[in-house]
Context: one part of a larger RNA
Molecule: small-subunit ribosomal RNA, 3' minor domain
Organism: Planctomycetota bacterium
RNA sequence: CACCGCCCGUCAAGCCACCAAAGGGAGGGGCGUCCGAAGUCGCCGCGCUAACCCCGCAAGGGGAGGCAGGCGCCGAAGACGAAACUCCUGAUGGGGACUAAGUCGUAACAAGGUAACCGUAGGGGAACCUGCGGUUGGAUCACCUCCUU
Numbered sequence: 001c002a003c004c005g006c007c008c009g010u011c012a013a014g015c016c017a018c019c020a021a022a023g024g025g026a027g028g029g030g031c032g033u034c035c036g037a038a039g040u041c042g043c044c045g046c047g048c049u050a051a052c053c054c055c056g057c058a059a060g061g062g063g064a065g066g067c068a069g070g071c072g073c074c075g076a077a078g079a080c081g082a083a084a085c086u087c088c089u090g091a092u093g094g095g096g097a098c099u100a101a102g103u104c105g106u107a108a109c110a111a112g113g114u115a116a117c118c119g120u121a122g123g124g125g126a127a128c129c130u131g132c133g134g135u136u137g138g139a140u141c142a143c144c145u146c147c148u149u
Base pairs, nucleotide, nucleotide: 003112005109008105009104011102013099014098016096018094019093020092023089024088025087026086027085031081032080033079034078039074041072042071043070044069047067048066049065052063053062054061055060115136116135117134118133119132120131121130122129123128
């Protein structure tokens, strides 16, 4: 650069991060179900054994006990399942910041051409509009009160 000024919002473009989010992936202490090693314990123990007990002169026989073996409870690891929770990703949605010269209007700044603003309710492409209540940080004119000269 001083109204041929300033300036607001929608829409469009670019770019940046953010928020929400169906879904997808990974993890997941613990929980539930299944399976179940070793081992303790309990029961069985027809096979084996028996140094102890009984019978017998003896050979031997019978038994307590023990062992193998079997079953059961508990049980580590493992398998499966659902969910809380955590992390990653994420169709899409939402507003936000920024970006000389895009679109539509012109809301605010002068009484900004309906004074503006605040609260609230309703409405509207958008700035906004309308109703009700409030404020003066409104111009102009008149009157009153106070102060100064």